[in-house]
Context: one part of a larger RNA
Molecule: small-subunit ribosomal RNA, 5' domain
Organism: uncultured bacterium
RNA sequence: GGACGAACGUUGGCGGUGUGUCUAAGGCAUGCAAGUCGAACGAGAUCGCUUUCUUCGGAAAGCAUUAUAUCUAGUGGCAGACGGCUGAGUAACGCGUAAGUAACUUACCCUAGAGUGGGGAAUAACACAGAGAAAUCUGUGCUAAUACCGCAUACGAUUUAUUGAUAAUUUCUAUAAAUGAAAGAUUUAUCGCUCUUGGAUGGGCUUGCGUCCUAUCAGGUUGUUGGCGGGGUAAUGGCCCACCAAGCCUAAGACGGGUAGCUGGUGUGAGAGCACGACCAGCCAGAGGGGGACUGAGACACGGCCCCCACUCCUACGGGAGGCAGCAGCUAAGAAUAUUGCACAAUGGACGAAAGUCUGAUGCAGCGACACCGCGUGAGGGAUGAAGGUUUUAGGAUUGUAAACCUCUUUUAUUAGGGAAUAGCAAGGAAGGUACCUAAUGAAUAAGCUACGGCUAACUACGUGCCAGCAGCCGCGGUAAUACGUAGGUAGCGAACGUUGUCC
Numbered sequence: 001g002g003a004c005g006a007a008c009g010u011u012g013g014c015g016g017u018g019u020g021u022c023u024a025a026g027g028c029a030u031g032c033a034a035g036u037c038g039a040a041c042g043a044g045a046u047c048g049c050u051u052u053c054u055u056c057g058g059a060a061a062g063c064a065u066u067a068u069a070u071c072u073a074g075u076g077g078c079a080g081a082c083g084g085c086u087g088a089g090u091a092a093c094g095c096g097u098a099a100g101u102a103a104c105u106u107a108c109c110c111u112a113g114a115g116u117g118g119g120g121a122a123u124a125a126c127a128c129a130g131a132g133a134a135a136u137c138u139g140u141g142c143u144a145a146u147a148c149c150g151c152a153u154a155c156g157a158u159u160u161a162u163u164g165a166u167a168a169u170u171u172c173u174a175u176a177a178a179u180g181a182a183a184g185a186u187u188u189a190u191c192g193c194u195c196u197u198g199g200a201u202g203g204g205c206u207u208g209c210g211u212c213c214u215a216u217c218a219g220g221u222u223g224u225u226g227g228c229g230g231g232g233u234a235a236u237g238g239c240c241c242a243c244c245a246a247g248c249c250u251a252a253g254a255c256g257g258g259u260a261g262c263u264g265g266u267g268u269g270a271g272a273g274c275a276c277g278a279c280c281a282g283c284c285a286g287a288g289g290g291g292g293a294c295u296g297a298g299a300c301a302c303g304g305c306c307c308c309c310a311c312u313c314c315u316a317c318g319g320g321a322g323g324c325a326g327c328a329g330c331u332a333a334g335a336a337u338a339u340u341g342c343a344c345a346a347u348g349g350a351c352g353a354a355a356g357u358c359u360g361a362u363g364c365a366g367c368g369a370c371a372c373c374g375c376g377u378g379a380g381g382g383a384u385g386a387a388g389g390u391u392u393u394a395g396g397a398u399u400g401u402a403a404a405c406c407u408c409u410u411u412u413a414u415u416a417g418g419g420a421a422u423a424g425c426a427a428g429g430a431a432g433g434u435a436c437c438u439a440a441u442g443a444a445u446a447a448g449c450u451a452c453g454g455c456u457a458a459c460u461a462c463g464u465g466c467c468a469g470c471a472g473c474c475g476c477g478g479u480a481a482u483a484c485g486u487a488g489g490u491a492g493c494g495a496a497c498g499u500u501g502u503c504c
Base pairs, nucleotide, nucleotide: 001504002503003502004501006500007499008498009497010496013375014374015373016372017371018370019368020367021333026331027330028329030328031327032326035078036077037076040075041074043072044071045070046069048063049062050061051060052059053058085286086285087284094211095210096209097208098207099206100205101204104203105202109199110198112196113195114194115193116192117151119149120148126141127140128139129138130137131136157179158178159177160176161175162174164172165171184191185190212258213257214256219249220248221247224246225245226244227243229241230240231239261283262282263281264280265276266275267274268273288309289308290307291306292305311322312321313320314319339365341364342363343362347361348359349358350357351356378408379407380406381405388399389398390397391396413441414440415439416438417437418436422431448493449492450491451490452489453474454473455472459488460487461486462485463484469476470475
C1' cells in the first nucleotide's frame, strides 16, 4: 500500500447492487416450513322438493335419487431420500483429477415388443361393548378397492445343465428343463397396470496420482495379511463365518499425537509464491449424544419408527409428550451480526386428467454507512479587502472572494398530477401507487473526521512546568514546548474519518 462476513470512537443527506451469529453442533415459548389425488375405494355430511314442530336461529320425518354439485375422517397411490440448514466429526478413495466396473443398480421419463384370462380370503372406516386422567388401546360384528393372495398363460426374463466363441472369469451364441405377471378408472377421448429390450438421468463400488504440522511419536497389526469353502449384498471384497498358512505395513515416515470439512475459487504479489475456503456453485458429512433396523427404486431417513443416555414439559403418580445446525423470533455467550413482514404474480418443485392445492424453496419488502459504486450539500459575479476572531514591532498581517450583496440553476427535497414492463394465454402483479414521467415551491433539506517535531503534506499564541499528559519508531514535558491541553490558522481525506484485529 491492498484486502475484510469485521468490531470500537466521533460524525452522518440520498440511491443502486451485494451482504449480515465468524462465539455456545448451547437451550428454546409461539406461528408457519410437505403435501396431494373423490378420474383407485367403501362410507358419511351438506345441497334440492314436501310435510310437521319451532325458542323463528333451526330441528325432525318423508320424497327424489335425477343433470347432480360440493366437502372429507379412513383404506389405497405417489411424494415425503428433493428442496432448505449447519460444518460437529472426518487426514479418509472424504475431496480433486484421470480411469475401470467381464463385479452393479436406477422410481418417474423416452423407445420397442408382448400381454391385461379366471378366482379367493381379509381389513380399516362404521356399529356395539369396554379400559384409561390423558396419550391411546382392547374385544365382537359388517364392508370396498388400482390394498392382499392363489390359479392359468408368457418371451429374447431368472436359475441350472450342455455345446460353441473370446487373450480371459461370472461375457456372448445355441439347445433343454424348471421358475416368475397383471387393475382398473372415466366426461369414451384417453389415462393406467404387467413382463421384457434399448436409452437417458441419478447413484453404488474399485484403482493410479495429488491433498497440513509433529520423530521430544519408531516400531505397528491377530480378522491382522493371504488362501479354500460358505453366508450376505444390486454388486466386488475379511464385509461376515468355519478351516488352513504366517503373513501385512514401516525412515519414500507406518503407528501415535495435534489441527482441519474438500474443491471451483478468494485476497495479495511483477511473478514464483504465501495466506484463506464468508457469499455463489460442485462433492462429502450431520440433524440433542449414542446405537438399530423397517418401508421403499432410492434412507439406515432434520420436521418417520424402536432402544439407551442427558435435558425440558404434562400427569389423577399408573403413565405419557418433545427435539429450530428450516423461516421468523426468544434466551445465553460475545467486541459483534436483522422482521415473530408480503406473495405464490414470476422461476422451480410435489401431487392431480385438469381446474387447482401445497411450497419461510423462491420472488420481494423491512432493519444495519457492513462493503463496493454513484449523486448531492449549489453555480457565476462580488474589495470598502466590512464586522468579528487570531496575532502584532500596534503601522499592519491573517481568516479572505470567504461573508454580506447581485444574477442564475433545481440534481436532491417537499407538494400535486399521471403511471408501467416484469404475464408467450381470456383473466390473474406480492413488489406497488414502487420505478419512471410532468408541473409547482424555494438556496431552499444536507459536513464531518484525523493530523500539523522527523519519518510525513501542514505553525503560531496562551496554559502547564519531568506535573498533567503524548507516543507506530526515534523520542517530547524539569518556566520562552511548532511533540502535552486549548484557541486561531493550515494540511489530508470526505458521508465518512480515525483506531484495533487478521492476511499478503